A computed fold for a 354-nucleotide part of an RNA from Candidatus Caenarcanum bioreactoricola, annotated as large-subunit ribosomal RNA, domain IV. The coordinates come from a structure-prediction model, not an experiment, and the mean pLDDT is 88. Rfam family: Bacterial large subunit ribosomal RNA. NCBI's taxonomy places the organism under Bacteria, Bacillati, Candidatus Melainabacteria, Candidatus Caenarcanaceae, Candidatus Caenarcanum.
[in-house]
Context: one part of a larger RNA
RNA sequence: CUCUCUCUAAGGAACUCGGCAAAAUAACUCCGUAACCUCGGGAGAAGGAGUGCCUUUGAUCAUGAUUCGAACUUGCGUCGAUGAGUGAUUGGAGGUCGCAGAGAAUUGUUCCAGGCAACUGUUUACCAAAAACAUAGGUUCCUGCUAACUCGAAAGAGGAUGUAUAGGAGCUGACGCCUGCCCAGUGCUGGAAGGUCACGGAAGUCGGUUAGCGCGAGCGAAGCUGGCAACCUAAGCCCCAGUGAACGGCGGCCGUAACUAUAACGGUCCUAAGGUAGCGAAAUUCCUUGCCGGGUAAGUUCCGACCUGCACGAAUGGCGUAACGAUUUGGGCACUGUCUCAACGCGGGGCUCA
Repeated sequence: CUCUCUCUAAGGAACUCGGCAAAAUAACUCCGUAACCUCGGGAGAAGGAGUGCCUUUGAUCAUGAUUCGAACUUGCGUCGAUGAGUGAUUGGAGGUCGCAGAGAAUUGUUCCAGGCAACUGUUUACCAAAAACAUAGGUUCCUGCUAACUCGAAAGAGGAUGUAUAGGAGCUGACGCCUGCCCAGUGCUGGAAGGUCACGGAAGUCGGUUAGCGCGAGCGAAGCUGGCAACCUAAGCCCCAGUGAACGGCGGCCGUAACUAUAACGGUCCUAAGGUAGCGAAAUUCCUUGCCGGGUAAGUUCCGACCUGCACGAAUGGCGUAACGAUUUGGGCACUGUCUCAACGCGGGGCUCA
């Protein structure tokens, strides 16, 4: 110097990103216990008191000596009463010792107010345990059984020895109050009149070839063959509707009230429709340490409001919410070597010497 510990005057979080670490709390019995609440909880809330040993005296329970009685089936019998002694549990009174009686060890700190997630659970084996995932519940879509769907060239298997109160897929995520407007685009579902349209078919037409004809140039049936092709022809697409707990979206400018300010009101442009309820400087607010209030002597954090929402918003759910949380934020009591500010001590290591 360092490590593991013990203890510490006065102060008591002044430390620090942050009470990290440490200290504190702690058992049992009794008293007592708030807001809130889904009436179950919250709750061991909080906050208090007692606790050893000796003597004595109660209560209750268990066991049951002894004695007495009864009827008989006369038994080492049964039944009823008595209730000594012993044991267990739990009270009262008195006394007594120590600094200290749950005498050591083991053994909750607690409260207030927010955010998030309902909860128990799950997760990055070896830097993340969470607000992430899951969840019960909600809802939409698909599926009538040789089901949909999944694996597999297939056979086949799972689904399921199940059958729509079942199975699969997506989103949301207890519970409470709710879940607004837009179907123009994209998707999905339905429709089938019209447009477009593949393979295939095909009227017709243009070639090649040549029996034949012709003096020759050449013409040229049938067959075979190569092109073109009217017309017929499905789904799809165009088209017509529906559909948002489908993907998604949910405006701008100008003016106006008898102080000012503001604008219930009016005008105008655009749109498929212009954000409803609720919430709001928020896990979302750039400007921003917004402004006001609270808490502090002093508060970029925190809580309550305001609304000017850069850029909340309704199952990519909105807003609340008791309980729950090795969650996160702010504050208090208690407590302490975290600190003011360091000191002593036991032990291990380092160091020096051998």